[in-house]
c-di-GMP-I riboswitch aptamer from a Gammaproteobacteria bacterium, 85 nucleotides, folded computationally.
It matches the Rfam family "c-di-GMP-I riboswitch aptamer". Gene Ontology term of the family: cyclic-di-GMP binding.
The sequence was found by an Rfam model in a public genome assembly.

C1' cells in the first nucleotide's frame, strides 16, 4: 500500500422528539436528546426517493418540471482513526 472489523483503547458523529432560527416546501444550522453508525467525515459524478417557489399546462379539481433537497436510500470518487482475531 492493500484488505478486514471479532475483541479492545482513546475518542467521533448524531435517528426519532423537542426548543430557536432559516426555507415556498422538502430540509436545513445552533441547543437539548440518543435510535443507531468504522466512514453516519467531506463530494449530487450515476441511479432512487422528496418538494415544486418559479416555469409551463389546464376542463380551474389540478397536472408537470429541478437551477432546490437528500451522503442516515443505494453505487461511485475522495480524506482518514485505532486494531490484525
Nucleotide at each position: 500500500c492493500a484488505c478486514u472489523g471479532c475483541g479492545a483503547a482513546a475518542g467521533g458523529c448524531a435517528a426519532a422528539c423537542u426548543c430557536a432560527c432559516c426555507g415556498a416546501a422538502a430540509g436545513g444550522u445552533g441547543g437539548g436528546g440518543g435510535c443507531g453508525c468504522a466512514a453516519a467525515g467531506c463530494c449530487a459524478c450515476c441511479g432512487g426517493u422528496c418538494u415544486a417557489a418559479g416555469g409551463g399546462c389546464g376542463u380551474c379539481g389540478g397536472c408537470c418540471u429541478a437551477g432546490g433537497a437528500u451522503a442516515g436510500c443505494g453505487g461511485g470518487g475522495u480524506u482518514g482513526c485505532c486494531a490484525g482475531a